[in-house]
Context: one part of a larger RNA
RNA sequence: UGACGGGGGCCCGCACAAGCAGCGGAGCGUGUUGUUUAAUUCGAUGAUAAGCGAAGAACCUUACCAGGGCUUGACAUGCUUUUGACGGUCUACGAAAGUAGGCUCCCUUCGGGGACGCCUUCACAGGUGCUGCAUGGUUGUCGUCAGCUCGUGCCGUGAGGUGUUGGGUUAAGUCCCGCAACGAGCGCAACCCUUGUCGUUAGUUACACUCUCUAACGAGACUGCCCCUAAAAGGGAGGAAGGAGGGGAUGACGUCAAAUCAUCAUGGCUCUUACGUCCUGGGCUACACACACGCUACAAUGGCCAGUACAGACGGUUGCUAAGUCGCGAGGCGGAGCCAAUCCGACAAAGCUGGUCUCAGUUGGGAUUGCAGGCUGAAACUCGCCUGCAUGAACGUGGAGUUGCUAGUAACCGCAGGUCAGCAUACUGCGGUGAAUACGUUCCCGGGCCUUGUACA
Numbered sequence: 001u002g003a004c005g006g007g008g009g010c011c012c013g014c015a016c017a018a019g020c021a022g023c024g025g026a027g028c029g030u031g032u033u034g035u036u037u038a039a040u041u042c043g044a045u046g047a048u049a050a051g052c053g054a055a056g057a058a059c060c061u062u063a064c065c066a067g068g069g070c071u072u073g074a075c076a077u078g079c080u081u082u083u084g085a086c087g088g089u090c091u092a093c094g095a096a097a098g099u100a101g102g103c104u105c106c107c108u109u110c111g112g113g114g115a116c117g118c119c120u121u122c123a124c125a126g127g128u129g130c131u132g133c134a135u136g137g138u139u140g141u142c143g144u145c146a147g148c149u150c151g152u153g154c155c156g157u158g159a160g161g162u163g164u165u166g167g168g169u170u171a172a173g174u175c176c177c178g179c180a181a182c183g184a185g186c187g188c189a190a191c192c193c194u195u196g197u198c199g200u201u202a203g204u205u206a207c208a209c210u211c212u213c214u215a216a217c218g219a220g221a222c223u224g225c226c227c228c229u230a231a232a233a234g235g236g237a238g239g240a241a242g243g244a245g246g247g248g249a250u251g252a253c254g255u256c257a258a259a260u261c262a263u264c265a266u267g268g269c270u271c272u273u274a275c276g277u278c279c280u281g282g283g284c285u286a287c288a289c290a291c292a293c294g295c296u297a298c299a300a301u302g303g304c305c306a307g308u309a310c311a312g313a314c315g316g317u318u319g320c321u322a323a324g325u326c327g328c329g330a331g332g333c334g335g336a337g338c339c340a341a342u343c344c345g346a347c348a349a350a351g352c353u354g355g356u357c358u359c360a361g362u363u364g365g366g367a368u369u370g371c372a373g374g375c376u377g378a379a380a381c382u383c384g385c386c387u388g389c390a391u392g393a394a395c396g397u398g399g400a401g402u403u404g405c406u407a408g409u410a411a412c413c414g415c416a417g418g419u420c421a422g423c424a425u426a427c428u429g430c431g432g433u434g435a436a437u438a439c440g441u442u443c444c445c446g447g448g449c450c451u452u453g454u455a456c457a
Stems, first nucleotide, its partner, number of pairs: 001457002003454003007451007015441002019405005026296007034287002042053002064282007073124001077123002083117002087104007105114003126271002129269003135265002137260003140256001142254001147186006153162003166177003192248004197219007222242001225236003298398001302357007314345003319338002324333003364395001369390007411433007
């Protein structure tokens, strides 16, 4: 000087408390451990792994396993030799990869040229093989916490200190006052995007007077004004908005030899008729169990039936697909319109109105299973999604413990998108309905500043 203390003081945070909804019990979904397996590819492992890489494993993907093939190679550049095909199509064999055979190039000044290659040779290619403890780049975390430093000066033999401490204040090392310090840098804040109000201008596909809407430019908020003041805090006025208005992006010096050699790049090591590469089939989907995150419920603030109302954001030409029509339905036929403020996806659902059920393992709950179908796709057995009929399991609110959340938030409700042929209870967004509680900082957890002790560095 740091670190640590079941030392002290001050302060903060959904940290506790006050509340609301959960998880932990059940069934199922997904991930993980373990076990099994020919293989169940690999990575991630307290917080900071476990609906994570994966924004979507039937084949492909695919890295794993079994079998069948190739060896200058699936891919790149150059060299040596031979040569006209390569590609396409047909035939035979084969699970395919592929092997063998038949037919068939282009331009031309007729000298030749062109790209594409076959055979062969050597340099080499290739590796999702190892090392993240050799690395770059990127990322998580403490933490959007308020800190981390430097120049000159001064103090100290020196390590170092001072500044950065103190008195107030702030979300903030934010600002004020004081002070052997005076200044400065990276952070904080502001500048950026969005939302809330108004004005001007413009407007098709929206509207058809205005308004709404769209989008371009501006205005507006600054403790500016009043009480009070050093800064600030409290109250008030005006105002759509008040003291950072709400939300986002933005992550200092560093910590964890944190994560990633499997995004990529890369040193070293290593394989080279194989640890490379092509194909078929299988596996990544196994299943006594254990854990994590979710979905659906256990019902009457409800289930079912009928009628009826109101969004926002987004996507669409290999696409979205209307009207009509067939089917109980998934869906089929159909083909208008739309490169989209025009057309389509697209009926939002909770809600409201009426009826029924009457407290039961039920008209709650839907797992599981049987049969019959639909869709995508060469292909749905391993191993997809959906529909109809039948079946109707556990489950009566969940131990110890534990999670999220302070306002248009939690909770409940649906909608869309990316990935994607098909497949969403996940993820990312969007709107609809819309609470309760916060006395307070004693305690638990994490953090900041000062101080104190130390046999630790």
Predicted 3D model of a 457-nucleotide part of an RNA (small-subunit ribosomal RNA, 3' major domain) from an uncultured prokaryote. Its mean pLDDT, the model's own confidence on a scale to 100, is 83. RNAcentral holds the full RNA, with entries from ENA.